[in-house]
A computed fold for a 72-nucleotide RNA from a bacterium, annotated as transfer RNA.
RNAcentral holds the sequence, with entries from ENA and MGnify.
Its Rfam family is "tRNA". The family's RNA type in Rfam is transfer RNA.
Model confidence (mean pLDDT): 82 of 100.

RNA sequence: GGCCCCAUCGUCUAACGGCUAGGACGCCACUCUUUCAAGGUGGAAAUGUGGGUUCGAUUCCCGCUGGGGCCG
Repeated sequence: GGCCCCAUCGUCUAACGGCUAGGACGCCACUCUUUCAAGGUGGAAAUGUGGGUUCGAUUCCCGCUGGGGCCG
């Protein structure tokens, strides 16, 4: 340099183009307990970035950024 794959809450991971973006763990509050842990209830928390297509984009297309792989 060329080609291919990946990017979603703090972490891991879902989401036939129809979203109020779901779940687990973690975190916070309450509850339970003599206390802690465990358990129960509730809460906060995310689509890497810029464009395009579309009535509608996490999803499709292009560029960029970052990561991984193959080739030279």